[in-house]
RNA sequence: CAGGUCAUUCAUAACAAAACUCGUAUAAGGGUGAGGAUAUGGCUCACAAGUCUCUACCAGACAACCGUAAAUUGUCUGACUACGGGUGAUAGGCAGAAUUGC
Numbered sequence: 001c002a003g004g005u006c007a008u009u010c011a012u013a014a015c016a017a018a019a020c021u022c023g024u025a026u027a028a029g030g031g032u033g034a035g036g037a038u039a040u041g042g043c044u045c046a047c048a049a050g051u052c053u054c055u056a057c058c059a060g061a062c063a064a065c066c067g068u069a070a071a072u073u074g075u076c077u078g079a080c081u082a083c084g085g086g087u088g089a090u091a092g093g094c095a096g097a098a099u100u101g102c
Stems, first nucleotide, its partner, number of pairs: 019087007026056001031047005041066002050057001058078007093102003
């Protein structure tokens, strides 16, 4: 210096929508069951849990691993949803020829 929060007092009106952005939640992550694929593959369905939380819980790329079996692993990138903050928006006033500015 700017913004925000809380309390008190006064006034006024209403707290509308889209959009953008940030924060919080969750790690788009972990567990279990059933089925399925097999190196040109690595999925499908369901259940419970995780959030002071409704919903979601996936996609792709790259790398690894599994010598044909039943099991995947790592890294990166990309959302939605819930709630809240900001921008914005809206209305009025003033200025302006106007886009607009305050």